[in-house]
Fluoride riboswitch aptamer (crcB RNA motif) from a Gaiellales bacterium, 62 nucleotides, folded computationally. Its mean pLDDT, the model's own confidence on a scale to 100, is 77. The source organism's lineage runs through Bacteria, Bacillati, Actinomycetota, Thermoleophilia and Gaiellales. The sequence was found by an Rfam model in a public genome assembly.
RNA sequence: AUUCCGGGUGGCGAUGGAGUCCGCCGGAACUGCGGGUGGCCGCUGAUGACCCCUACCCAAUU
Numbered sequence: 001a002u003u004c005c006g007g008g009u010g011g012c013g014a015u016g017g018a019g020u021c022c023g024c025c026g027g028a029a030c031u032g033c034g035g036g037u038g039g040c041c042g043c044u045g046a047u048g049a050c051c052c053c054u055a056c057c058c059a060a061u062u
Base pairs, nucleotide, nucleotide: 010025011024012023013022016053017052019050020049021048032043033042034041035040
């Protein structure tokens, strides 16, 4: 110096915030789906899951 193992701080789970739970990662985890050779086109959702807030969309009432 490199590699491996263990522990710890921590990080991540398709767009914001908080709590709880679950899963994943150790410079990785993660970076949505479908069609198409490609250019490109189309679709769903603020969650990994639950609950709440905010933003957005649809309908109804005042």